[in-house]
Context: one part of a larger RNA
RNA sequence: GAGUAGCGAAAAGGCAGGUGAGAAUCCUGCCCGCCGUAAGCCUAAGGAUUCCUGAGGAAGGCUCGUCCGCUCAGGGUUAGGCGGGACCUAAGGCGAGGCCAAAUGGCGUAGUCGAUGGACAGCCGGUUAAUAUUCCGGCCCCACCGGAGACCGUUUGAGCGAAGGGGUGACGCAGGAGGGUAGGUUAAGCGUGCGAUUGGAAGAGCACGUCCAAGCUAGUAGGAAGCCCGGAUAGGCAAAUCCGUCUGGGAGUUCUGAGAAGCGAAGGGGAGCGGCUACGGCUGCGAAGUAACUGAUCCCAUGCUGCCAAGAAAAACCUCUAGCGAGGUCGAAGGUGCCCGUACCGCAAACCGACACAGGUAGGUGGGGAGAGAAUCCCAAGGCGCGC
Repeated sequence: GAGUAGCGAAAAGGCAGGUGAGAAUCCUGCCCGCCGUAAGCCUAAGGAUUCCUGAGGAAGGCUCGUCCGCUCAGGGUUAGGCGGGACCUAAGGCGAGGCCAAAUGGCGUAGUCGAUGGACAGCCGGUUAAUAUUCCGGCCCCACCGGAGACCGUUUGAGCGAAGGGGUGACGCAGGAGGGUAGGUUAAGCGUGCGAUUGGAAGAGCACGUCCAAGCUAGUAGGAAGCCCGGAUAGGCAAAUCCGUCUGGGAGUUCUGAGAAGCGAAGGGGAGCGGCUACGGCUGCGAAGUAACUGAUCCCAUGCUGCCAAGAAAAACCUCUAGCGAGGUCGAAGGUGCCCGUACCGCAAACCGACACAGGUAGGUGGGGAGAGAAUCCCAAGGCGCGC
């Protein structure tokens, strides 16, 4: 320079009460304003205690500060079923032997890793200051051990059974229709509560609420296909009763499939009402729960139709033998169930941007009125008024 620029979105604050040495800034209440395909909610990555409680007031906080994502102390993350591992493979990585190479090393077979994919058993409610599909309650499910009991078999061989064969898994893009569900609306029905005073109003009044899963039973709207039996068989790198191919005969079958319904539920939750209160909360009782309309981008659906650019793999699973084989199969009660993650932020003051930075950040959900609409405007739940 200069007490100058600036104090980081123009969504906006006001009043009262409280606390305190001290209050525009902290807490509480009322009113006002802003977002509302978000500025709400869930979650992945990333961060790593920032979460909760008590205390603090030097520094950090663009002012203030009694407050904080700050400082100090204490506490907090509970799983057979959620996600990952004890399963599988993709791109890609590593790589016994091997090939190549002054050295370090490069490439790569068998193999072994590697999810963003496949496979695989949990829902609803309650609870904490802070966790919950993890704790608790209720109702379920999976694998293994176990063997009450039932049954089959010992060469005329029950059963087990591949690191092998086959099937399946198994997949593109576009398009429209149908059946449902979630959700929503209602001057309908039902339930609870309200009514003092006023110009009128006990009425066709007002306000609020009108639900609930997995699982089990059964197999619907629909969709798809061929299926069964006998014979032959040079293919599927051995074998096969499996698959494939050929052939003869037969029946009308088989697979898949949302939702609804019943049970689950004499349960849970529930507007509201009552008691107590240190005003933080604790506790008890608990009504109605139908219908109509609307309606998804979700489910049936990896379906159907069309098209050409012709749209992962492996394991699980089913089956076939090779092989093993004298005991075995099914199976009630009962029992067992390991490791890691789990707090909190997560369009942001906690991540990436040197900052409490108008930037950037994958996925899911995303109600109402008007509207073609996730546009736009206004609102609900919820969250905020952007730290002078």

Large-subunit ribosomal RNA, domain III from a bacterium, 388 nucleotides, folded computationally.
The RNAcentral record of the full RNA draws on ENA.
It matches the Rfam family "Bacterial large subunit ribosomal RNA".